[in-house]
Molecule: SAM riboswitch aptamer (S box leader)
Organism: Desulfocurvus sp.
RNA sequence: AUAUCAUGCAGAGAGGCGCGAGGGAUCUGGCCCGUCGACCGCCCGGCAACCUGCUCCGUCAGCGGAGAGCAAGGUGCUAACGCCAGACCCGCAAGGGACCAUGAGAG
Numbered sequence: 001a002u003a004u005c006a007u008g009c010a011g012a013g014a015g016g017c018g019c020g021a022g023g024g025a026u027c028u029g030g031c032c033c034g035u036c037g038a039c040c041g042c043c044c045g046g047c048a049a050c051c052u053g054c055u056c057c058g059u060c061a062g063c064g065g066a067g068a069g070c071a072a073g074g075u076g077c078u079a080a081c082g083c084c085a086g087a088c089c090c091g092c093a094a095g096g097g098a099c100c101a102u103g104a105g106a107g
Stems, first nucleotide, its partner, number of pairs: 002106001004104005013044001015043004022033003026087005045078003050074003053070004057064002082099001088097003
């Protein structure tokens, strides 16, 4: 690289510095953000609880947990439902899948 499993309408500064024209996963149509500096990078803050760790609970113990917490570490995230709809597949339709993103173990 790839495949598998889980999650994605919740939450959290439109903060400081730098860069300089586009950005919101792909395409299309919208809509929105952007020189009052977006996106992106670094720093700080925060959110969350996927993994590790710790505590509680159950058990004689070992151990187990699709249980309840903490938030130290590893990620991740920090406008709008994955911004809205369509595009591909199934379906009369509703809708579901696919796709994309993140995590985990494998490889």